[in-house]
RNA sequence: UUAUUGAGAGUUUGAUCCUGGCUCAGGAUGAACGCUGGCGGCGUGCCUAAUACAUGCAAGUCGAACGGAGGUAGCAAUACCUUAGUGGCGAACGGGUGAGUAACACGUAGGUAACCUGCCCUUCAGUUGGGAAUAACCAGAGGAAACUUUGGCUAAUACCGAAUAGGCACCUCGAAGGCAUCUUCGAAGUGUAAAAGGGGCUUCAAAGCCUCGCUGAUGGAUGGACCUGCGGCGCAUUAGUUAGUUGGUGAGAUAACAGCUCACCAAGACGAGGAUGCGUAGCCGACCUGAGAGGGUGAUCGGCCACACUGGAACUGAGACACGGUCCAGACUCCUACGGGAGGCAGCAGUAGGGAGUUUUCGGCAAUGGGGGGAACCCUGACCGAGCAACGCCGCGUGAGUGAUGAAGGUCCUCGGAUCGUAAAGCUCUGUUAUAGAGGAAGAACAGCAGUUAGAGGAAAUGCUAAUUGUCUGACGGUACUUUAUCAGAAAGCCACGGCUAACUACGUGCCAGCAGCCGCGGUAAUACGUAGGUGGCAAGCGUUAUCCGGAAUUAUUGGGCGUAAAGAGUGAGCAGGCGGCAGUUUAAGUUUGGAGUCAAAGCGUGGGGCUCAACCCCACUCCGCUCUGAAAACUGAACAGCUAGAGUGCGAGAGAGGUAAGUGGAAUUCCAUGUGUAGCGGUGAAAUGCGUAGAUAUAUGGAGGAACACCAGUGGCGAAGGCGACUUACUGGAUCGAUACUGACGCUCAGUCACGAAAGCGUGGGUAGCAAAUAGGAUUAGAUACCCUAGUAGUCCACGCCGUAAACGAUGAGAACUAAGUAUUGCUGUGAAGCAGUGCUGAAGCUAACGCAUUAAGUUCUCCGCCUGGGGAGUACGGUCGCAAGACUGAAACUUAAAGGAAUUGACGGGGCCCCGCACAAGCAGUGGAGCAUGUGGUUUAAUUCGACGCUACGCGAAGAACCUUACCAGGAUUUGACAUGGAAUUAAAGACCCUAGAGAUAGGGGGAUAGUCAUAAUUCACACAGGUGGUGCAUGGUUGUCGUCAGCUCGUGUCGUGAGAUGUUAGGUUAAGUCCUGCAACGAGCGCAACCCUCGUCAUCUUGUUGCCAGCAUUCAGUUGGGGACUCAAGAGAGACUGCCGAUGUAAGUCGGAGGAAGGUGGGGAUGACGUCAAAUCAUCAUGCCCUUUAUGUCCUGGGCGACACACGUGCUACAAUGGCCAGUACAAAGAGUUGCGAUACCGCGAGGUGGAGCCAAUCUCAUAAAGCUGGUCUCAGUUCGGAUUGAAGUCUGCAACUCGACUUCAUGAAGUCGGAAUUGCUAGUAAUCGUAAAUCAGCCAUGUUACGGUGAAUACGUUCCCGGGGCUUGUACACACCGCCCGUCAAACCAUGAGAGCUGGUAAUACUCGAAGUCGUUAUCCUAACCGCAAGGAGGGAGACGCCUAAGGUAGGACUAGUGAUUGGGGUUAAGUCGUAACAAGGUAUCCCUACGGGAACGUGGGGAUGGAUCACCUCCUUU
Repeated sequence: UUAUUGAGAGUUUGAUCCUGGCUCAGGAUGAACGCUGGCGGCGUGCCUAAUACAUGCAAGUCGAACGGAGGUAGCAAUACCUUAGUGGCGAACGGGUGAGUAACACGUAGGUAACCUGCCCUUCAGUUGGGAAUAACCAGAGGAAACUUUGGCUAAUACCGAAUAGGCACCUCGAAGGCAUCUUCGAAGUGUAAAAGGGGCUUCAAAGCCUCGCUGAUGGAUGGACCUGCGGCGCAUUAGUUAGUUGGUGAGAUAACAGCUCACCAAGACGAGGAUGCGUAGCCGACCUGAGAGGGUGAUCGGCCACACUGGAACUGAGACACGGUCCAGACUCCUACGGGAGGCAGCAGUAGGGAGUUUUCGGCAAUGGGGGGAACCCUGACCGAGCAACGCCGCGUGAGUGAUGAAGGUCCUCGGAUCGUAAAGCUCUGUUAUAGAGGAAGAACAGCAGUUAGAGGAAAUGCUAAUUGUCUGACGGUACUUUAUCAGAAAGCCACGGCUAACUACGUGCCAGCAGCCGCGGUAAUACGUAGGUGGCAAGCGUUAUCCGGAAUUAUUGGGCGUAAAGAGUGAGCAGGCGGCAGUUUAAGUUUGGAGUCAAAGCGUGGGGCUCAACCCCACUCCGCUCUGAAAACUGAACAGCUAGAGUGCGAGAGAGGUAAGUGGAAUUCCAUGUGUAGCGGUGAAAUGCGUAGAUAUAUGGAGGAACACCAGUGGCGAAGGCGACUUACUGGAUCGAUACUGACGCUCAGUCACGAAAGCGUGGGUAGCAAAUAGGAUUAGAUACCCUAGUAGUCCACGCCGUAAACGAUGAGAACUAAGUAUUGCUGUGAAGCAGUGCUGAAGCUAACGCAUUAAGUUCUCCGCCUGGGGAGUACGGUCGCAAGACUGAAACUUAAAGGAAUUGACGGGGCCCCGCACAAGCAGUGGAGCAUGUGGUUUAAUUCGACGCUACGCGAAGAACCUUACCAGGAUUUGACAUGGAAUUAAAGACCCUAGAGAUAGGGGGAUAGUCAUAAUUCACACAGGUGGUGCAUGGUUGUCGUCAGCUCGUGUCGUGAGAUGUUAGGUUAAGUCCUGCAACGAGCGCAACCCUCGUCAUCUUGUUGCCAGCAUUCAGUUGGGGACUCAAGAGAGACUGCCGAUGUAAGUCGGAGGAAGGUGGGGAUGACGUCAAAUCAUCAUGCCCUUUAUGUCCUGGGCGACACACGUGCUACAAUGGCCAGUACAAAGAGUUGCGAUACCGCGAGGUGGAGCCAAUCUCAUAAAGCUGGUCUCAGUUCGGAUUGAAGUCUGCAACUCGACUUCAUGAAGUCGGAAUUGCUAGUAAUCGUAAAUCAGCCAUGUUACGGUGAAUACGUUCCCGGGGCUUGUACACACCGCCCGUCAAACCAUGAGAGCUGGUAAUACUCGAAGUCGUUAUCCUAACCGCAAGGAGGGAGACGCCUAAGGUAGGACUAGUGAUUGGGGUUAAGUCGUAACAAGGUAUCCCUACGGGAACGUGGGGAUGGAUCACCUCCUUU
């Protein structure tokens, strides 16, 4: 010095930025609840029912005021003690509570010249002399009681006169002063006191003295009273209130001022700076929080106020309208003899009740304080203490050291280990606390009494004052504390562990149970539920709930906003208010500054001190604000006198759809008349309704009437906005320019107010050509209350009057100043350069969340107004104002919800656009869909018809082969360490092959014993670990696969741009099959894809090798059969070849087009190759695998059956319907495969399937193996056929243990449907489609017409990209992001919730009017009574009772006001996984949407009129940018 002081996070989205709400982390509490609980200190403890209270206590005291009574001592006198009563003081303090109160109640600062004040203090003066009663007491009466009453006696410091008065009060006069009422001083008059008391001392007594009292007065102190400025709640859906009301005069009352009260007079007073009303509330010091400014609170402690069962009232007194007093009324409780009485815990304890919730019917006056007393002392639930309660704050402890085998045990585990964990045990210590013993305080100062000393006064003594000695006083409490001994012994829990937020695993559960502050977890692997282990945090506590502040700049003064997020009034005029140009003088209200007063104490802060520390306590210092006073004069204000830059007036010009009224005009539609003319017109996507042979439409002429004004015409003009468009005239408003004359701040904004205000609508009266809500008809449609069509009424038009709203928009309030340019246009001026005033565009700085704005600001500043504070409920309800109505303006709450929203980004989507590609369409060829059959699927059936696959991308698919097996299914029969694996123990010389018996078989029993081989690597038996599972989960997984798609895409690094998500690159212009390449470019590069590299086919005049292949030439044969040959073919190796390389054209280039050569030409054909990713795509039944389930069964074995069923539906195929054919005969040419459990030749047998038999071949050698279509010849002749072959009968063959269910093939016979196929739909662009045969895998055989390969013959067509489908790129819109199979609206139906209306009903509150009127004060009266004083007396004065009057509480009656609850029924609203009807909105959402208005409709909605763009697309105009 009084400072030192400020943190954020989660949640809207696919992601981003912003806006914006919700939630959390902090602190606090008179708290409560749950679990737990060792000790101490200091605090705190009915927040709810100001509900009702049993019982005890909380205010008495004085005998030194009084008379008596009783008791004790004493013989007595007398002394002492107790005390009902009279009397004095106190009881108005202390203690409680917060109901009322929005008020001078409180706080703060002042005032009283408008006041009072017992006890106390100072000073002055007094305290004289008399009188009459009365309680107690005695006697009597009444009463249940409470108590009352009559008669009699008595005292006082009780009561009453009188005397006294340099005082005081009142009045009159004078002087001085002040602040208006007044104050002070002087004089006169009048009035006004007391207890001659109590106690003590001295003294013979008198007298005196001391002390306590009493009386009058003065000043003080203390306490109160009244008045005033300022300050602190909500609602305007409370706007007007007020009759003693506002003021005056006079009077009364009061301690005192005052309408405080009364009489009279006047008509005022308060109020938008919020009166009145309603609701809520004790106020403050302070407390909590906060960086602060603020916000919240008003427990304990302290100050003030109010209240004391509810309401009213006064008495007494210094003080009360009185918590433990009185009277009355009311409610309630109690007693009663029924006549009548008693009571008031919001004092301390305590009880009941209420409630989530708050203590002992304790001790003591020892201390502090209070009352009484001279004092002792008495009283004191104030207070001091103790008790109960973790209710709060603070402190201490529950041990310390050492201790690795890292024990046991728990938990987890990858089975190795990890962790609890030096933790424990063990060993060595300590003793705070605890327990026991011993000692043991401070708090005590007094007062009194007995002494001593000193002082003042006094004649002295008592007495007074001060100091001092002795005596004596402790509830707490044998407490704090100290000390000794003993034992680690007796002392740890609670919450959390998904993120925020520190801390993780296992098991259980399975959208269940449950959690949750927000986001959100849980549907079989939950770090989010429950439990356990572990961990984190705090700790005698820990969590939860409630409330307040903070974070929240989320009400923003500090410190926010309003184009699109919530938010600028539709526009102007303008009063109040706010703000206001230049220079000067004065003033000093604001402002700045010095000084003074106050801001109680406590508390906070800082420093210091005391309890062992701390909490706690003590001491010192500091403190907003308000008031008084002095100074300054820059700024604001006020006053005065000026200026011209703001504002305005005059003069001269030109522009304009500015307004109002009257008149005039032509084109067009419609209607009427007439002529010509004939069958249609009209309308639509297509139609129909409608009009027309009674002559329409069309056309010509003439006429009627109403409405609107083509071209000019323009992001042109004018106007405040709404709005204004033919021409002429009249009247009229505003703006602009120019030169300058005048006024002299006259200005800006503007709550309330007033005026204007599209369209629709309303009222009255006209008018009505066209158009056109409603309505009718026709269409469309599932429906069509619509879109389309034909008609058509209000209305649209005019006059007058209402309404007052629109996307009334620039979604942008008005005014002023400043801040780069460029360009276009309108008006005026200027010779010109240019200037001023408008209207647009592009852009700098700057701003913005971004989009965008940018001298016409959304920039930088100033002034004023309006408006906003999450979404919904809702611009709704109620109330009010306005309106004829429709409705407008104002405008909530309950409840519900975690978002709603803005801008921009990336995708996806569009019945948006542009470009491109694909057998996508088109052009063609052949089919499918119809038939029969095959096969797969669904469905049905069944004991079982095992399972999987379901748009493309399931359905001749898994299955490249279901008679048994397979086989997973069903029935029946068996079996249980098992059919299979590993491990332990025991036993055995066998097991197996083979045979017999029983059985359906598995199996069981028996026989048998050759050879080989072995002593455990076998078999059997036993027990347990375990085996086993085609059981579940493909939504727990790996692996594999499909699809988009062989589509051309998908990304990264660095850089740059953007706050960011992201963008750029990757877009653009070309080109390509291609993100292929080129050019350009804030990009430069790179990766995965494309292409190429690989395989195959096509050429080789090239090389190598020639057997099983080949044969030109030479021999040879029936035959490349053999010799021989390597030329050819072929085989299989190495190579070559094609690159837009060459030429021409074109192009910047990439490339494209054409040509040449070439076997092949622009990727030569085909294959393999499948980017980032998508579909929780498929598969747990190929395999692997987590978890779950099963274990005499869901495992294993066996027999038989089933997977093959059959009203039906679908997919995929085969064969056909025939003559481009069928049949018969002859005849030609392949490729690629397979083969020893095999292919199997020649030969023979059979009509044939096949059989017998076994040459050759482990394959360029042998075999399967004749290729077929074709070609040649013949026949059939258009028919259900010589087509077609299903079905059926019979007989066979082969495979196999076995062909019944259920195989294939053969022969003979039979001879169905079918005559080219509806809607619809598939494949294919060249060696392709079509057509023809061949082979293989699987396989004993085969249901193969399937699949996969192979070759033979061999077409047609493509103008082209409008359309269908799919894909790619760019762009656009979006309310979609699970991404259009998206999102989403409203009625209806259901459940629940809150709320409005509602015939009413029941309460409450505050008033008003009338009525009644207790107690009581005040006033009047004089009926009765009456001690003191006066009077000789009579009587009087005074007093009391009574009566009357005013005021008045409670009560009653009445009609209204406000408010609360409830109410049959009813209205809308909200919420709620899977209800109904449609599909209104989001894309051009399929009729663009939306706003206001009117009408209509189940509903979303539709239509008419006017308006907006917050509409896509296309075209045009204008403007801009670039050249």
Small-subunit ribosomal RNA from a Bacilli bacterium, 1523 nucleotides, folded computationally.
The organism belongs to Bacilli, within Bacteria.
The sequence is in RNAcentral, with records from ENA and SILVA.
The prediction has a mean pLDDT of 82.